[in-house]
The RNA shown here (SAM riboswitch aptamer (S box leader)) has 109 nucleotides and comes from a Bacteroidota bacterium. Taxonomically the source falls in Bacteroidota (Bacteria, Pseudomonadati).
RNA sequence: UGCUUAUGGAGAAAGACGGAGGGAUUAGACCCUGCGAUGUCUUGGCAACCUGUGCUUACAAGGUGCUACAUUCUACUUGACUGGUUUACACCGGCAAGAAAGAUAAGCG
Numbered sequence: 001u002g003c004u005u006a007u008g009g010a011g012a013a014a015g016a017c018g019g020a021g022g023g024a025u026u027a028g029a030c031c032c033u034g035c036g037a038u039g040u041c042u043u044g045g046c047a048a049c050c051u052g053u054g055c056u057u058a059c060a061a062g063g064u065g066c067u068a069c070a071u072u073c074u075a076c077u078u079g080a081c082u083g084g085u086u087u088a089c090a091c092c093g094g095c096a097a098g099a100a101a102g103a104u105a106a107g108c109g
Base pairs, nucleotide, nucleotide: 002108003107004106005105006104007103013043014042015041016040017039021032022031023030026075027074028073029072044067045066046065048064049063050062051060052059053058071101076098077097078096079095081094082093083092084091085090
């Protein structure tokens, strides 16, 4: 770096450095940010996956991971559901399901 499988509305703080944007890309929104963001390091914490104990129900925190806002929300497809506009076709929302993409874990090459 690639492939496969699984998960995702829960959970969890400070200090130091640094100095401008950031929340994966694109577009739109919304939010955070000189009362110092994103990021790096340290300590703590959480417990998603593996692991250990345990044996149907929890504990531990060894390996990764995480520690603002649902993967921050929407976009694509579907829906004999629902609201509005329209003579109608159709369009714009809501809700639900499924995809795509990205992230994390485990295994494999």